RNAcentral holds the full RNA, with entries from ENA.
A computed fold for a 240-nucleotide part of an RNA from a Candidatus Woesearchaeota archaeon, annotated as large-subunit ribosomal RNA, domain VI.
Its Rfam family is "Archaeal large subunit ribosomal RNA". Its family is annotated with ribosome and structural constituent of ribosome in the Gene Ontology.
Model confidence (mean pLDDT): 82 of 100.
NCBI's taxonomy places the organism under Archaea, Nanobdellati, Candidatus Woesearchaeota.

Context: one part of a larger RNA
RNA sequence: UGGUGUCUGAGCGGAAGGAGUAUCUAGUACGAGAGGAACGGUACUUCGAAGCCUCUGGUAGACCGGUUGUCUGACAAGGCAUGCCGGGCAGCUACGCUUUACGGGAUAAGGGCUGAAAGCAUCUAAGCCCGAAACCCCCCGUGAAAAUAGACACCGUAGAACAUGAGUACAACACUCGCUUGAUGGGACAGAUGUGUAAGCACCAAGGUAACGAGGUGUUCAGCAUGCUGUUACCAAUAG
Numbered sequence: 001u002g003g004u005g006u007c008u009g010a011g012c013g014g015a016a017g018g019a020g021u022a023u024c025u026a027g028u029a030c031g032a033g034a035g036g037a038a039c040g041g042u043a044c045u046u047c048g049a050a051g052c053c054u055c056u057g058g059u060a061g062a063c064c065g066g067u068u069g070u071c072u073g074a075c076a077a078g079g080c081a082u083g084c085c086g087g088g089c090a091g092c093u094a095c096g097c098u099u100u101a102c103g104g105g106a107u108a109a110g111g112g113c114u115g116a117a118a119g120c121a122u123c124u125a126a127g128c129c130c131g132a133a134a135c136c137c138c139c140c141g142u143g144a145a146a147a148u149a150g151a152c153a154c155c156g157u158a159g160a161a162c163a164u165g166a167g168u169a170c171a172a173c174a175c176u177c178g179c180u181u182g183a184u185g186g187g188a189c190a191g192a193u194g195u196g197u198a199a200g201c202a203c204c205a206a207g208g209u210a211a212c213g214a215g216g217u218g219u220u221c222a223g224c225a226u227g228c229u230g231u232u233a234c235c236a237a238u239a240g
Stems, first nucleotide, its partner, number of pairs: 002155006011142004017047008030035001048100005056094004063087005068081005089227001103137003110130004162240001164178004184236003187232005192226004200219005207212001
């Protein structure tokens, strides 16, 4: 600095790149032979940098299951020992994935053209052409408080803030979204996902006179759970 939004880009920051291998060039140039390149192209490796979580791996005190000790009289279901063990979505991550150019400008040393002073010669005195990972662009980030305080569009009595539901944000603040003309959070339901087949009941079961009985099978891809996806105003974003 009227408000909202979209930009410009003075300036600032970044090493964002470094190194290597193979192969083609090529058994070529070169060389009597032995041997044996390069410019340039392609594919990759490694270190560094930035981003991400589809895959792979890790973690996972959301969760599911097994199991030990003990307690709740027993079963079931649980508490405690962050008990131990087997898995594991999201999230966060690396050991995983993606990217990490080409090129242009002006030059240094240097190489040259034309060319006098100095009838010759000379890259230089006037002029001109090349030439490096360095410099300036290109690339990434930031950047109207750039006081020469910018531009454009719309609105101009509109707009903003508080409060309030939240998260792509987060120490506070800030930022982003929602606020009934609503899917913002919770709930419910459906899907997807995890675990791995619940309780009860029935049957089988070594053994036992019997009572009982570890365990197994069926009911049962069960039961349980969900930070995900969707649907739904049931609850809360009312009123202010």